[in-house]
FMN riboswitch aptamer (RFN element) from a candidate division TA06 bacterium, 116 nucleotides, folded computationally. The sequence was found by an Rfam model in a public genome assembly.
RNA sequence: UUGACUCUUCGGGGUUUGGUGGAAUUCCAAACCGGCGGUAAAGUCCGCAAGGUGUAAACCACGAUCCGGUGAAAUUCCGGAACCGACAGUUAAAGUCUGGAUGGGAGAAGAGUAUA
Repeated sequence: UUGACUCUUCGGGGUUUGGUGGAAUUCCAAACCGGCGGUAAAGUCCGCAAGGUGUAAACCACGAUCCGGUGAAAUUCCGGAACCGACAGUUAAAGUCUGGAUGGGAGAAGAGUAUA
């Protein structure tokens, strides 16, 4: 230093204001948010996690971007204009409220063990 194993810690953000209504943080106007690894720095590229079934292996489900500029390299930066968002619940339809969840988790950091 690399791989293996064990342990510890960490590991998701967001509805302010107004309108309609008997009723909406769910509709309408405007607002706000962006997990992890890879790669020129990414919610929208590639891959993964979060959900469901299962003892497990595994299977099912799984959203969305273009134009211009710089550059060796960017759907990642800069400028502009867009778009997307699990399940269950609710006096009315939810990315943002409540709940499963003091959960799970991609993974990140650190410590140790033996070995090469």